[in-house]
Molecule: Bacterial RNase P class A
Organism: Herbihabitans rhizosphaerae
RNA sequence: CGAGUCGGCAGGGCGACCGCAGUGGGCAGUGCCGUUGGCGCUGGCGAUUGAGGAAAGUCCGGACUCCGCAGGGCAGGGUGGUUGUUAACGGCAACCCGGGGCGACCCGCGGGACAGUGCCACAGAGAACAGACCGCCUGGUGCAAGCCAGGUAAGGGUGAAACGGUGGUGUAAGAGACCACCAGCACCCCGGGUGACCGGGGUGGCUCGGUAAACCCCACCCGGAGCAAGGCCAAGAGGGAGCCGCACGCGGCUCCUGCGCAGGCGAUCGAGGGCGGCCCGCCCGAGUCUGCGGGUAGGCCGCACGAGCCCGUCGGCGACGGCGGGCCAAGAUGGAUGGUCGCCUGAGACAGAAUCCGGCUUACGGCCGGCUCGUCCG
Numbered sequence: 001c002g003a004g005u006c007g008g009c010a011g012g013g014c015g016a017c018c019g020c021a022g023u024g025g026g027c028a029g030u031g032c033c034g035u036u037g038g039c040g041c042u043g044g045c046g047a048u049u050g051a052g053g054a055a056a057g058u059c060c061g062g063a064c065u066c067c068g069c070a071g072g073g074c075a076g077g078g079u080g081g082u083u084g085u086u087a088a089c090g091g092c093a094a095c096c097c098g099g100g101g102c103g104a105c106c107c108g109c110g111g112g113a114c115a116g117u118g119c120c121a122c123a124g125a126g127a128a129c130a131g132a133c134c135g136c137c138u139g140g141u142g143c144a145a146g147c148c149a150g151g152u153a154a155g156g157g158u159g160a161a162a163c164g165g166u167g168g169u170g171u172a173a174g175a176g177a178c179c180a181c182c183a184g185c186a187c188c189c190c191g192g193g194u195g196a197c198c199g200g201g202g203u204g205g206c207u208c209g210g211u212a213a214a215c216c217c218c219a220c221c222c223g224g225a226g227c228a229a230g231g232c233c234a235a236g237a238g239g240g241a242g243c244c245g246c247a248c249g250c251g252g253c254u255c256c257u258g259c260g261c262a263g264g265c266g267a268u269c270g271a272g273g274g275c276g277g278c279c280c281g282c283c284c285g286a287g288u289c290u291g292c293g294g295g296u297a298g299g300c301c302g303c304a305c306g307a308g309c310c311c312g313u314c315g316g317c318g319a320c321g322g323c324g325g326g327c328c329a330a331g332a333u334g335g336a337u338g339g340u341c342g343c344c345u346g347a348g349a350c351a352g353a354a355u356c357c358g359g360c361u362u363a364c365g366g367c368c369g370g371c372u373c374g375u376c377c378g
Stems, first nucleotide, its partner, number of pairs: 001374009012344007020050004025045001027043007052350001056361002059359005064226004071280004076222005081095005096110001097108004111217002116215002118211003133156002135152007164182006183207001185204008230301004238257008259293007272284004308327008
């Protein structure tokens, strides 16, 4: 200097003016009440906070809320090496094994093919207890070319893959038929490691493919719905009670209740409902279900103090955890961040919260650093 690989940082900055939304504090006026106070309304003043690393996707896991909670079975879904971490996860960390790469590094639907079923096109003799196309050997026959019978799977061929590999003994020719070494498998022993596994030694039949991201088997795990969850207040059609007024037609106020019509089933011999789907079983239960029509859709809470953030220290390879100190950072709901000016700037990409967290995935321009390989110079 070039190429590669892994990680980190911020997300334009500063100032001024005007303008938005939340929260807090004053001032002035004013209404009501249960009146040393409380609850509102109006108008000024001023303080402070105010979109992201992905807010995206809605793919996982939870917190929280409600309905349940006493179970059994079947079906369904999720995960799949080991150890740790976490509230939990299909996350993260470290390691093991396998694969890719010269390497730094990267990848893995990582248990089981001896429970069973299926598939391996075409080519090829033959694709899993397979197989003889060309060959090799022996015998018979024939003038010869050749034909018939038997043996063989070492050589060649087909194929992605052909029932261990190399060398030898042996044989008519061969063959794990036998032998040496190697690989694999099974069993036993020793050492290392928490473990998955790794290393070494011994014995042995000699060696019965691949595919489960095919069905399947095995192990472990799994209530449902979701902030439009769920509460509170107000209001409405209709009805009831009381009080007042009255033109005797009715009207107003307060309180309670909670819409009308029609139909089905049911009231303990149980309608309807609940227990993720189904069955069994259990529980609640006097009203429920369907159709048509009508009223309200307003306000408040939930709503941000969190498995929170920052700093230091200790433990740990690390993810992460303990201890100490400090901090409070948006809560809208026709939905808040905008406009103008000046200066600086190496760049302004992807892109806007809606219950909240922990992850994963996707989108994206700039800058910085570690490591590997190559080339050149000293």